[in-house]
A computed fold for a 130-nucleotide part of an RNA from Candidatus Alcium sp. F082, annotated as small-subunit ribosomal RNA, 3' minor domain. It was read from a public genome assembly. Its mean pLDDT, the model's own confidence on a scale to 100, is 80. Its Rfam family is "Bacterial small subunit ribosomal RNA".
Context: one part of a larger RNA
RNA sequence: CACCGCCCGUCAAGCCAUGGGAGCCGCGGGCGCCUGAAGUCGGGGAUGACCCGCCUAGGGCGAACGAGGUGACUGGGGCUAAGUCGUAACAAGGUAGCCGUACCGGAAGGUGCGGCUGGAACACCUCCUU
Numbered sequence: 001c002a003c004c005g006c007c008c009g010u011c012a013a014g015c016c017a018u019g020g021g022a023g024c025c026g027c028g029g030g031c032g033c034c035u036g037a038a039g040u041c042g043g044g045g046a047u048g049a050c051c052c053g054c055c056u057a058g059g060g061c062g063a064a065c066g067a068g069g070u071g072a073c074u075g076g077g078g079c080u081a082a083g084u085c086g087u088a089a090c091a092a093g094g095u096a097g098c099c100g101u102a103c104c105g106g107a108a109g110g111u112g113c114g115g116c117u118g119g120a121a122c123a124c125c126u127c128c129u130u
Stems, first nucleotide, its partner, number of pairs: 003093001005090001008086002011083001013080004018075003023070003027066002031062005039055001041053004096117009
């Protein structure tokens, strides 16, 4: 580059990370149940052989929990010269705008109620300064 300006949202495209998500996968520390070598201990036996029991390394199973991975589908978010629809905001932006809330609408948004002036113009009033 100064209204032939600026600018908002939906939609479409690409990329990025991310929430939800039936389920699937393995991992972790405990817990519970089953099993349970050797050995100590206890009981029986005769002090022996042997038998029984408790504890236990190990093994198996289970539900819950925790942190991950994956996951049809789904929600928004960010970014990206030249896509689509409109034009909400910025000048009284052509219905002043904005805030809260309710309802409604392809979208920006619209309408109702309450509030604010950070609203233009004109007139008047009060105060302050020169």